The RNA shown here (Bacterial RNase P class A) has 399 nucleotides and comes from a Bdellovibrionota bacterium. NCBI's taxonomy places the organism under Bacteria, Pseudomonadati, Bdellovibrionota. Its Rfam family is "Bacterial RNase P class A". By type it is a ribozyme. Its family is annotated with ribonuclease P activity, dimeric ribonuclease P complex and tRNA processing in the Gene Ontology. RNAcentral holds the sequence, with entries from ENA. It is recorded under the gene name rnpB. Of the family's consensus pairs, 92% are formed in the model. Its mean pLDDT, the model's own confidence on a scale to 100, is 75.
RNA sequence: UGCGUGAGCCGGGCGAUCGCCGCGGGAGCAAUCCCGGGGAGGAAAGUCCGAGCACCGAAGAGCAGGAUGCUGGGUAACGCCCAGGGCGGGCGACCGCCGGAAAGUGCAACAGAAAGAAAACCGCCGACGGCGGUCUGGGUUUCUCCGGAGGCGCAGACCGAUCGGGCAAGGAUGAAACGGGGAGGUAAGAGCUCCCCCACGAGAGCCGUGCAAGCGGCCGUGCGGUAAACCCCAUCCGGUGCAAGACCAAAUAGAGUGACGUUACGAGAGCGGCUCGCUCCAGGUCACCGGGUAGGUCGCUCGAGUUUGCCAGCAAUGGCAAGCCUAGAGGAAUGAUUGCCGCCCGACACCCGCCUAGGACGUCGGGUACAGAACUCGGCUUAUAGGCUCACGGAAAAG
Numbered sequence: 001u002g003c004g005u006g007a008g009c010c011g012g013g014c015g016a017u018c019g020c021c022g023c024g025g026g027a028g029c030a031a032u033c034c035c036g037g038g039g040a041g042g043a044a045a046g047u048c049c050g051a052g053c054a055c056c057g058a059a060g061a062g063c064a065g066g067a068u069g070c071u072g073g074g075u076a077a078c079g080c081c082c083a084g085g086g087c088g089g090g091c092g093a094c095c096g097c098c099g100g101a102a103a104g105u106g107c108a109a110c111a112g113a114a115a116g117a118a119a120a121c122c123g124c125c126g127a128c129g130g131c132g133g134u135c136u137g138g139g140u141u142u143c144u145c146c147g148g149a150g151g152c153g154c155a156g157a158c159c160g161a162u163c164g165g166g167c168a169a170g171g172a173u174g175a176a177a178c179g180g181g182g183a184g185g186u187a188a189g190a191g192c193u194c195c196c197c198c199a200c201g202a203g204a205g206c207c208g209u210g211c212a213a214g215c216g217g218c219c220g221u222g223c224g225g226u227a228a229a230c231c232c233c234a235u236c237c238g239g240u241g242c243a244a245g246a247c248c249a250a251a252u253a254g255a256g257u258g259a260c261g262u263u264a265c266g267a268g269a270g271c272g273g274c275u276c277g278c279u280c281c282a283g284g285u286c287a288c289c290g291g292g293u294a295g296g297u298c299g300c301u302c303g304a305g306u307u308u309g310c311c312a313g314c315a316a317u318g319g320c321a322a323g324c325c326u327a328g329a330g331g332a333a334u335g336a337u338u339g340c341c342g343c344c345c346g347a348c349a350c351c352c353g354c355c356u357a358g359g360a361c362g363u364c365g366g367g368u369a370c371a372g373a374a375c376u377c378g379g380c381u382u383a384u385a386g387g388c389u390c391a392c393g394g395a396a397a398a399g
Stems, first nucleotide, its partner, number of pairs: 001395001003393008012341007020039002023036005041370001045381002048379005053241004065237005070084005085098005099232002104230002106226002121171002123167003128164003131160007139152005179197006198222004205218005245298004256288005268280004305324008342368007351359002
């Protein structure tokens, strides 16, 4: 210089003018006006996890269902964070993944002999049993010119790869083929045997070490994949969300109680049937009362808060001390215009530099992101112009 890795941080500054929303004070009968002070984020977002808080029913047990999944720790809690372990990737800084496939069931298109205890398409072998052939040996029998010739079956050697058979090394298929490499061994082969490596600990494990996951050694074994297939094991989870919920409480209507009034009119009931009489009831007015709507108040922002320092801890984090207060409104304000400066990019001109790389200053033009609190916290994820800091890796160059 350039390419990278990890962690952390900033993400505009100072004004002017005009506005917006709460709060405090003042003026005014009121409408309203004046003064002071405050008013978004690192993600306020997605609403994906975990909590507080509130109500339901006191949230206890079980089923169903769901979530999580190496080990230890942190935390109010978590699917988060820290540390450690194993495996995989990268030259490396570093990054990614994580219960059980040896409980059981299932699944695997196409291709392929075979997709998991069985099998063989090409191939390899010719051990073993047949078969065919050649040769040799001896046996028996027929013919004989007695020299031999033929037939039959037996044994042995060799040849063939024809039938049965042996093999799974090699080829071929596939995402995946029954541990990998080497040597021995064999008819050919094969964990069949041995050495090294890998995996596993069910049968059946042992010793040492570590809180543990594990690690090291010994012994044994060689069982393919898939659990975001069912399933098994362990742990956790009641539901609904501030439109939760608590309190105050109009107008109107209705129910109840009481008082007054009308008993003129009307229907009915009771006083045993009928007549009369009396009482009750409904339509009126006033008062009281329960529940509750509109509306209002609270919930609501001081909280698992934040800053600094010290201490404990590898760390996450925790403890102590001192300081600080930082939107709380309702479908909901936090804005707009503009000046100067800053930062970045491009072009031009000029300067430093022998030159290159690079750098300083100036002019002009452009850019300055993502985004917007709604009960509150802890996380995760996603978006983000541009920039800064720290630690580290591996290259090139040293002109």